Small-subunit ribosomal RNA, 3' minor domain from an uncultured bacterium, 147 nucleotides, folded computationally. It matches the Rfam family "Bacterial small subunit ribosomal RNA". Its family is annotated with ribosome and structural constituent of ribosome in the Gene Ontology. The prediction has a mean pLDDT of 84. RNAcentral holds the full RNA, with entries from ENA and SILVA.
[in-house]
Context: one part of a larger RNA
């Protein structure tokens, strides 16, 4: 800079972050089913076996080993969910940005007092109805206080 004031919203431009979004890429821990290494354990152990037992011996017994089967079992495979992160055409409002557009809602009774709640309506600020408040100006009256 003081009404030639202040100021509101739509629209347009730029920029930023966020939400939604068909989907899409990845991570995580579980779950279900399948498969199942090592290894312990259990069962079998006709093959093998110096020590112990019987036997002169051959051999037999006990024990052990290989091997087989089983339970558990890591990794792995498959599946449907859960959860987290990223990307995502498009879309929604939001913040910000000297000099854009339309109007003028609010501030003085802001030119229909304003505001709150609610409902309907409208390019936008808003408008209208109903209820409420005074944080309304003006005029008159009443009550109270002061001189």
């Nucleotide at each position: 800079c003081a009404c030639c004031g202040c100021c509101c919203g739509u629209c347009a431009a730029g920029c930023c972050a966020c939400g939604a979004a068909a989907g899409u890429g990845g991570g995580g821990g579980a779950c279900a089913u399948c498969c199942g290494a090592a290894g312990u354990c259990g069962c079998c152990g006709g093959g093998c076996u110096a020590a112990c037992c019987c036997g002169c011996a051959a051999g037999g017994g006990a024990g052990g080993c290989a091997g087989g089967c089983g339970c558990c079992g890591a990794a792995g495979a498959u599946g449907g969910a859960c959860u987290c992160c990223g990307c995502g055409a498009u879309u929604g409002g939001g913040a910000c940005u000297a000099a854009g557009u339309c109007g003028u809602a609010a501030c003085a009774a802001g030119g229909u007092a304003g505001c709150c709640g609610u409902a309907g309506g409208g390019g936008a600020a808003c408008c209208u109805g109903c209820g409420g408040c005074u944080g309304g100006a003006u005029c008159a009256c009443c009550u109270c206080c002061u001189u």